[in-house]
Formats: sequence, structure tokens, C1' cells
RNA sequence: ACGAGCCUCUGGAGAGACCAACAAUUGGCACCGAAGGAGCAAAACCAGUCUUUUAGGCUGGACAAAACUCUCAGGUAAAAGGACAGAGGAAGGU
Repeated sequence: ACGAGCCUCUGGAGAGACCAACAAUUGGCACCGAAGGAGCAAAACCAGUCUUUUAGGCUGGACAAAACUCUCAGGUAAAAGGACAGAGGAAGGU
């Protein structure tokens, strides 16, 4: 110096303070997507190979990603949580 995790601080959205039993919790209906989880590649690109070689075909990377999609989980006043971003810090690896 570099990658991914960890800790602290700051910012951080969406959707019923719904109904029934006081809140939590449980059940019901209606919703949200940014903990977590799950699902998806037409094209383009790269490599190999074949051919009738300005290119076309086939195979593989590719059992491929996300803030896309699902809504299991979680969430729908505040609090808490919160992907992600910024700053700082400790340990370790190359």
C1' cells in the first nucleotide's frame, strides 16, 4: 500500500399509532423492501474449436450479479433495527 471481515461515531428510505383481546405478545385483513435468505442472462465480452473465414456456427466461463425479482424471515407512531455512505480505530493476512 491492497482485499474482506470486526469495533466506535454520523447520516440513513418505504409501508395501517388498522381490527380483536390494555402495551409487549397472539390471531385476522391490508401493505413495504434497505437485516438476513432465495431466484433470474436475451445481448455483449473472453477462451477454445469448426467452416463456405470482413464473418458465421458450436462449446465453455455461466450452477454467473444487483439497489432487479420473491416476500420465507423482517418491517408498517416513537424507540430499536436498517442495505448503503463518510470519518476514525484495533488485530490479523498478502